[in-house]
RNA sequence: GGGCCUGUGGUCCAAGGGGAAGACGCCAGCCUGGCGUGCUGGUGAUGCGGGUUCGACUCCCGCCGGGUCCA
Numbered sequence: 001g002g003g004c005c006u007g008u009g010g011u012c013c014a015a016g017g018g019g020a021a022g023a024c025g026c027c028a029g030c031c032u033g034g035c036g037u038g039c040u041g042g043u044g045a046u047g048c049g050g051g052u053u054c055g056a057c058u059c060c061c062g063c064c065g066g067g068u069c070c071a
Base pairs, nucleotide, nucleotide: 001070002069003068004067005066006065007064010024011023012022018054025043026042027041028040029039030038047063048062049061050060051059
């Protein structure tokens, strides 16, 4: 330098164009003599910039970061 894959809450990870799901974590409340377990509720996310579209996490282009292969 080129090809391919990838980027979503603090962490892991869904969502094949139509109100971003779940688990762990964290915060409250219940429970307990207290802690933990357990139950309920809450918190918090689409790498950046453009384009297509009525509508983009999703499709296209560029950039940035990561992985892998080739040179």
A computed fold for a 71-nucleotide RNA from a Planctomycetota bacterium, annotated as transfer RNA. The coordinates come from a structure-prediction model, not an experiment, and the mean pLDDT is 85. RNAcentral holds the sequence, with entries from ENA. Rfam family: tRNA. It is annotated as a transfer RNA. Gene Ontology term of the family: triplet codon-amino acid adaptor activity. Taxonomically the source falls in Planctomycetota (Bacteria, Pseudomonadati).